[in-house]
RNA sequence: AUCUUAUCGCGAGAGGUUAAGGGACUGGCCCGACGACACCUCAGCAACCAGCCAAGUAUGGCACGGUGCUAAUUCCAUUAGGUAGUUGUUUACCUGAAAGAUGAGAA
Numbered sequence: 001a002u003c004u005u006a007u008c009g010c011g012a013g014a015g016g017u018u019a020a021g022g023g024a025c026u027g028g029c030c031c032g033a034c035g036a037c038a039c040c041u042c043a044g045c046a047a048c049c050a051g052c053c054a055a056g057u058a059u060g061g062c063a064c065g066g067u068g069c070u071a072a073u074u075c076c077a078u079u080a081g082g083u084a085g086u087u088g089u090u091u092a093c094c095u096g097a098a099a100g101a102u103g104a105g106a107a
Stems, first nucleotide, its partner, number of pairs: 002106007013042005021031003026077003043070003048066002051062004074099001078097008
């Protein structure tokens, strides 16, 4: 780097180092010298995998391990179909797809 599959409107920040960018890409809109982003330490959230407990079918609980996460819905958008409204341009909502992120597995 590729494929399969599940989830993505919930939740959870302090200190230190460093210094100008960052939020995947493009546009918008935001965050950022009142120090962002990144890295380290500690803390926390969550419960995907592993583990333990109860049930012993399905599920529920715990949180010492492996990941992940801790601004904004994946910050918003794209595309197909549908519903409703509008004279029209088009707007709102629902379902799927695409793109992306994370887990587990495969070759």
Overview: SAM riboswitch aptamer (S box leader) from Virgibacillus necropolis, 107 nucleotides, folded computationally. Model confidence (mean pLDDT): 83 of 100. RNAcentral holds the sequence, with entries from Rfam and Ribocentre.